A computed fold for a 1451-nucleotide RNA from an uncultured prokaryote, annotated as small-subunit ribosomal RNA. The prediction has a mean pLDDT of 83. The sequence is in RNAcentral, with records from ENA. Its Rfam family is "Bacterial small subunit ribosomal RNA". Gene Ontology terms of the family: ribosome and structural constituent of ribosome.
RNA sequence: CUCAGAACGAACGCUGGCGGCAGGCUUCAUACAUGCAAGUCGAGCGCGAAAGUCCCUUCGGGGGGCGAUUAGAGCGGCGCACGGGUGAGUAACGGGUGGAUAAUCUGCCUUCCGGUGGAGGAUAACAGCGGGAAACUGCUGCUAAUACUGCGUACGUUUGCUGUCCGCAAGGACGGUAAAGAAAGGCGCGUUUGCUCCGCCGAAAGAUGAGUCCGCCCCCCAUUAGCUUGUUGGUGUGAUAACAGCGCACCAAGGCAACGAUGGGUAGCCGAGCUGAGAGGUUGAUCGGCAACACUGGAACUGAGACACGGUCCAGACACCUACGGGUGGCAGCAGUAGGGAAUAUUGGACAAUGGGCGAAAGCCUGAUCCAGCCAUGCCGCGUGGACGAUGAAGGCCUUCGGGUCGUAAAGUCCUUUUAUAAGGGAAGAAUCCCUGGUGGAGGAAAUGCCACGAGCGUGACGGUACCUGAGGAAUAAGGAACGGCUAACUCCGUGCCAGCAGCCGCGGUAAUACGGAGGUUGCGAGCGUUGUUCGGAUUUACUGGGCGUAAAGGGAGCGCAGGCGGCCAGGUCAGUCUAAAGUGAAAGCCCGGGGCUCAACCCCGGAAGUGCUUUGGAUACUGCCUGGCUUGAGUACGCGAGAGGAGAGCGGAAUUUCGGGUGUAGCGGUGAAAUGCGUAGAUAUCCGAAGGAACACCGGUGGCGAAAGCGGCUCUCUGGCGCGAAACUGACGCUGAGGCUCGAAAGCGUGGGGAGCGAACGGGAUUAGAUACCCCGGUAGUCCACGCCGUAAACGUUGUGCACUAGGUGUGGGAGGUAUCGACCCCUUCCGUGCCGCAGCUAACGCAUUAAGUGCACCGCCUGGGGAGUACGGUCGCAAGACUGAAACUCAAAGGAAUUGACGGGGGCCCGCACAAGCGGUGGAGCAUGUGGUUCAAUUCGAGGCAACGCGAAGAACCUUACCUGGGCUUGACAUCCUCGGGACAGCCUUCGAAAGGAGAGAGUGCCUUCGGGAGCCAUAAGACAGGUGCUGCAUGGCUGUCGUCAGCUCGUGUCGUGAGGUGUUGGGUUAAGUCCCGCAACGAGCGCAACCCCUAUCGUUAGUUGCCAUCAGUUCGGCUGGGCACUCUAGCGAGACUGCCGGUGUUAAACCGGAGGAAGGUGGGGACGACGUCAAGUCCUCAUGGCCUUUAUGUCCAGGGCUACUCACGUGCUACAAUGGUCGGUACAGAGGGUUGCGAACCCGCGAGGGGGAGCCAAUCUCAUAAAGCCGGCCUCAGUUCGGAUUGGAGUCUGCAAUUCGACUCCAUGAAGGCGGAAUCGCUAGUAAUCGCGGAUCAGCAUGCCGCGGUGAAUACGUUCCCGGGCCUUGUACACACCCGCCCGUCAUAUCACCCGAGUCGGGAUACCCGAAGUCCGUGACCCAACCAUUUGGAGGGAGCGGCCGAAG
Repeated sequence: CUCAGAACGAACGCUGGCGGCAGGCUUCAUACAUGCAAGUCGAGCGCGAAAGUCCCUUCGGGGGGCGAUUAGAGCGGCGCACGGGUGAGUAACGGGUGGAUAAUCUGCCUUCCGGUGGAGGAUAACAGCGGGAAACUGCUGCUAAUACUGCGUACGUUUGCUGUCCGCAAGGACGGUAAAGAAAGGCGCGUUUGCUCCGCCGAAAGAUGAGUCCGCCCCCCAUUAGCUUGUUGGUGUGAUAACAGCGCACCAAGGCAACGAUGGGUAGCCGAGCUGAGAGGUUGAUCGGCAACACUGGAACUGAGACACGGUCCAGACACCUACGGGUGGCAGCAGUAGGGAAUAUUGGACAAUGGGCGAAAGCCUGAUCCAGCCAUGCCGCGUGGACGAUGAAGGCCUUCGGGUCGUAAAGUCCUUUUAUAAGGGAAGAAUCCCUGGUGGAGGAAAUGCCACGAGCGUGACGGUACCUGAGGAAUAAGGAACGGCUAACUCCGUGCCAGCAGCCGCGGUAAUACGGAGGUUGCGAGCGUUGUUCGGAUUUACUGGGCGUAAAGGGAGCGCAGGCGGCCAGGUCAGUCUAAAGUGAAAGCCCGGGGCUCAACCCCGGAAGUGCUUUGGAUACUGCCUGGCUUGAGUACGCGAGAGGAGAGCGGAAUUUCGGGUGUAGCGGUGAAAUGCGUAGAUAUCCGAAGGAACACCGGUGGCGAAAGCGGCUCUCUGGCGCGAAACUGACGCUGAGGCUCGAAAGCGUGGGGAGCGAACGGGAUUAGAUACCCCGGUAGUCCACGCCGUAAACGUUGUGCACUAGGUGUGGGAGGUAUCGACCCCUUCCGUGCCGCAGCUAACGCAUUAAGUGCACCGCCUGGGGAGUACGGUCGCAAGACUGAAACUCAAAGGAAUUGACGGGGGCCCGCACAAGCGGUGGAGCAUGUGGUUCAAUUCGAGGCAACGCGAAGAACCUUACCUGGGCUUGACAUCCUCGGGACAGCCUUCGAAAGGAGAGAGUGCCUUCGGGAGCCAUAAGACAGGUGCUGCAUGGCUGUCGUCAGCUCGUGUCGUGAGGUGUUGGGUUAAGUCCCGCAACGAGCGCAACCCCUAUCGUUAGUUGCCAUCAGUUCGGCUGGGCACUCUAGCGAGACUGCCGGUGUUAAACCGGAGGAAGGUGGGGACGACGUCAAGUCCUCAUGGCCUUUAUGUCCAGGGCUACUCACGUGCUACAAUGGUCGGUACAGAGGGUUGCGAACCCGCGAGGGGGAGCCAAUCUCAUAAAGCCGGCCUCAGUUCGGAUUGGAGUCUGCAAUUCGACUCCAUGAAGGCGGAAUCGCUAGUAAUCGCGGAUCAGCAUGCCGCGGUGAAUACGUUCCCGGGCCUUGUACACACCCGCCCGUCAUAUCACCCGAGUCGGGAUACCCGAAGUCCGUGACCCAACCAUUUGGAGGGAGCGGCCGAAG
């Protein structure tokens, strides 16, 4: 980082049967067409129609009655401040919670006390006349009231003064006195004095509602640190229902803030919702409480209540109407429209219920509300059928072809009918009010009326309701996702790093359980998935519940204000703390119990809970506070002591350099080697003298001191700290320490000095591909001093400071004591410092371990994945360099620690090998042979590719082989099996076409067995199953093989150690060719390897004696030829022998090694076979086998011809040479191991020869291939491109074969090329080996310089393990693990893309200063206007317009 869980006002994709309950613009507080959402009262008042109908009528019409206690507007009253909406603003007394109001108001309602007397003047409606398009409005006139105004009265009340009591107080309660202030009527009834009811006025109280104040709590940013002038307080005054700087005047200078003021951002708050074990985290939809808002901003009026969503005024934006003069509007009410958006409903019904307004009431109004409609948006319930049913049907899919699976699933049989459909029946929600009549009650003269009870009457939007019943018929009803791991569920096909998937890891490059489809399966189910968001998992911000030596993380160090924490004893207090009670913590929700819808969801009732706050009482251990004391923490004084602790001044010697002089001569210096450099103008070297600067050898030490940085010659002065001893004094005075202050290596900066050596930069010389480096020669800043900055570091013990506790051992520095002594010399004890080892404990491990990283306490600092980045921006500091503080976008699926096993190292140690070295001979140069690359071609078939491909597959390509190419043919096929039909030996032979294959044709022909039926075998025909493929994949495989490597290794069981990976054993000391053996050891054993057992060879014995042999005997043609013999050689069976067994020495008394004896052989005698676990996806699908794929008149098969043999070139492996250790000629000697009947082929004859003729002998110790060659003896050649060398070419032949043109081998004659010993480089070999010489065999008709064998002749050298290569063991480092240079990995650049920062500028928000100043309250004025009262009729009181002023929105 990611997933599995839960949740959602959701959206999207696919799908969709029913019902119940809930929910439904999260976005543009965007703009709104249309309708509706607040009216009501005639029992407050004055007016007052029409339609219709009736009557009269001169029938034209007019009038009247009813309609009409009407409609309607108006005056008046109440309501419109409720209800409903929204989420913009608000970080605030806005909200929550608890208080205060002795600082307040309260319409309607309830209770109670007292009243309701008597007058007056207007005004709307209306009428008339006007203005205007309209909205609307002016003038004149009439009129009513529960409208308005005086007067009288005043139980209360208010105000002034005053008394008593109470209260902490501003004050409250009860009195006295003076002054002031009221009213309205209406319905009904009545024997008309009145009664009742509804109103009205004054007052008291209640209830309800509201205002204000206070404590506590409520998001992020300090890269926002200072804010404030009505600001903070006082006095006075005003305003308000009410306190208050709320306003004003004056006075004072305060107030807030690191416990975060001010500023910025974000946000309605809560009950509660979601999640969680909880603590928490997150949210504030629906429902409920509070606050705010109503186009934007401002303002007041009315009123009990508003600064008022559907009121007013002003300003602004927008929209509409207009006659251009002027007007109108505000859905964030219910529906609805446009727009926005991923996205959210009907312009529905009803007031039946609940609730609200008005009314005496009927009633009216009510998009509140109750219902219905739409939507799977969510939760809950139901259904899509049940039982039986195996030939396990068909079909699909898979298959090892046997089968398996879908699957009792289907079909089929029997049954049911929820739901849906149509039909019938059918609740509850309804009880009031009103009215009718009745009973009872209070009061009254009575009646109306009032109160209570029961009866009757009537009221349903939903509603075709719920529910019930019968009807018919399985009838009407299943999908979506997943199936590599996490995570339940697997196969086939297609695709081939393509298409695509993906939450993370990751899938896909030809066998994909991961892509797409299919079958199957899994988990859900009217839903299923996806996306988004929240919590969880995540103890991954850790309060519960984390860390900081090395993973991220201890500040570089100290001093220290605030803060946090704090020793012992006692007393007081009771703030914290604990406890009890009371109040509150609304309802709903969650939880528990019960109940109602058939259940559930849902609803109802009761309880619990709400961890909180407030008040009162109690407790007093602990903490706090106050008081008194104590000494152990801390400090002071005293004695002793050590020290590179700090600062200043002075002094010293050694060395370097330079200068002067002397001696002296050619070099010096420097390096891996050199060169630059210095030097004959005399260097280096050496001696004397002088100058100057810097640093202080030895002592010197995991010694000392300091807080750290750091401190080192000696002396003096000044000065800080520390340890020990003793126990006099103070009496907690202590610890830590955000900010702050101080110190702080080196480098660097400023000013001025100084400058010997060293020495960035720079110059030169080397090295190198380059060398802006390492090395060398020079050399400036600097290094040094003074003063001032800087303030960092791997400032590290990568370990903050302090205190306490928790085994030891051993060094060392300082002190004290004991003991003992000549002596503190040793020894013992103790305190402080500084190291090492180590127990418990801790730790992921490594490690730490009384100097803790153990166990605790106190306080501070710091961390929260890697990169981006200690970067950017902002701020502070700095002269600068830069320092401190310190992000985000974006990006990755990791980054990291410790340890493990390997691998690797131009790391270390030990040890092997023809590994090097020492030698001998080659390759690389030439010609040729052969293989390969490359090129060419119709084809040059294919494979093999460092070692470990390249004389390899191929132990033998003219045809064949042959797989390749060209051309000609065949299609059940050249080959196998099955089936059908036919035939007889179908074979073969002949003719014809043809290059052949093949096609066509003709005749002839009659096998084997038999139980006589036939059968086996064979051939041919046609159709079909199928054959066939050297086509692909060696990266799907088996088998086989190569290689490391005949290297000595590779493992296991049990035990044991480790959290684990793993370790141990297998390491160590010796030894060996060897993990061979011995010893030791937490290991003890075992396996595969090593060795041995097997074969050949070397010696001997024995057995056997032909085809072998011949010592002795005989014969002989002189040949073991013959007889004979089996002694020897030999042959080939069986045995013996060699084991460090013996001796001496070394070694650990071991293993073993060295030497020796004996022996044919001596320390695995020589050689072979034999190849551990594994590595190289090593090689081979073209030996064979085999999965999958591909092909099927062809990629199969047959045939002819061609090709594999090409040829500028390059490489590998060889042959022959270059010559005299040779060539050539002649003579002459000695092997071994093999082959042979389609064969080897003798003698003899012919040919120069290859060879031919010939055919004896031989199925082989008999015959034959078959002369071995080098060698030896002798002759010639004499250093030359030759008597070397033989290529090439010409000619002539031989042999094999159907056939030698492409393309065989050999012979003869002639020709006579390169080549004179081979550059860089490179190979083999350690003894019968190398070198050299010939012989044989496989393959094979023929063809070898190759391969496999055989013997002959027969060396040189190994000091040794430094180096090269390969390997083994131990160890070390590692950022590698497809495993270290063939690894890993960094940066620039290029192209494309994204993000962030900067950026000329632009836009928005906020604040401040000033100007202008609407409406409006208030104040002033009011010469103009005015009904009520007064009046002497002039006027006065009072009111108003207007005007002025303060404030003041927008601009």